The RNA shown here (Group I catalytic intron) has 193 nucleotides and comes from a bacterium. Rfam family: Group I catalytic intron. Rfam describes the family as follows. Group I catalytic introns are large self-splicing ribozymes. They catalyse their own excision from mRNA, tRNA and rRNA precursors in a wide range of organisms. It was read from a public genome assembly, where an Rfam model found it. The coordinates come from a structure-prediction model, not an experiment, and the mean pLDDT is 76.
[in-house]
RNA sequence: CAACGGACUUAAGCAAAAUGGAUUGAGUGCUCGCCGGGAAACCGACGAUGCAGAACUGCUCAAAUUCGGGGAAACCUUCAAUGGCAAUCCCGAGCCAAGCCCGGAAACGGGAAGGUGUAGAGACUAGACGGGCAGCACCUACAGCAACUUGCCAAGGUGAAGGGAUAGUCCAGACCACAAACGCUCAAUCGAG
Numbered sequence: 001c002a003a004c005g006g007a008c009u010u011a012a013g014c015a016a017a018a019u020g021g022a023u024u025g026a027g028u029g030c031u032c033g034c035c036g037g038g039a040a041a042c043c044g045a046c047g048a049u050g051c052a053g054a055a056c057u058g059c060u061c062a063a064a065u066u067c068g069g070g071g072a073a074a075c076c077u078u079c080a081a082u083g084g085c086a087a088u089c090c091c092g093a094g095c096c097a098a099g100c101c102c103g104g105a106a107a108c109g110g111g112a113a114g115g116u117g118u119a120g121a122g123a124c125u126a127g128a129c130g131g132g133c134a135g136c137a138c139c140u141a142c143a144g145c146a147a148c149u150u151g152c153c154a155a156g157g158u159g160a161a162g163g164g165a166u167a168g169u170c171c172a173g174a175c176c177a178c179a180a181a182c183g184c185u186c187a188a189u190c191g192a193g
Base pairs, nucleotide, nucleotide: 001006008027009026010025011024012023014021028052029051030050031048032047033046035044036043037042056135057134058133059132060131061130066093067092068091069090070089071088075084076083094116095115096114100111101110102109103108120171122170123169124168125167126166136159137158138157139156140155144152145151146150176193178191180189
């Protein structure tokens, strides 16, 4: 925001704390413009201003979780630069569950995605917004079939982002105050409560 119901995601920040909300940064989809691919539905890149209506269901997997490296808005600090914190964008090597592809009689080996790395230092459990297999809904239909200005249809497309810890349990952590050392400050380290 009239009430009920409800308001896309995420971080900062205000607030004594918690919740909520204004604000700021980043992300997703829709709308509009434009370029490329495609037969088309549609996909992708760039830009703009606005919007938050919609974004399905079942079964299955839970492994690896390591060592290095390159960036980063807002915010805090500084005269400024710097410094810090950090939502997050990634790269090299290594490793990995189920399913898939190749080789093999098999054991097993290799590969393509995807994941890990990438939490508050982190530990554990689950399954999802992740991997796999289906289903359903809607859209297109070059090719093909037909009764040929049309219909059917193989096939293709759409069903968002959030997992750089999601839901939880735990925990040197965070919060409160104190101490050590360091320090212009911000911050970071460490100790016990």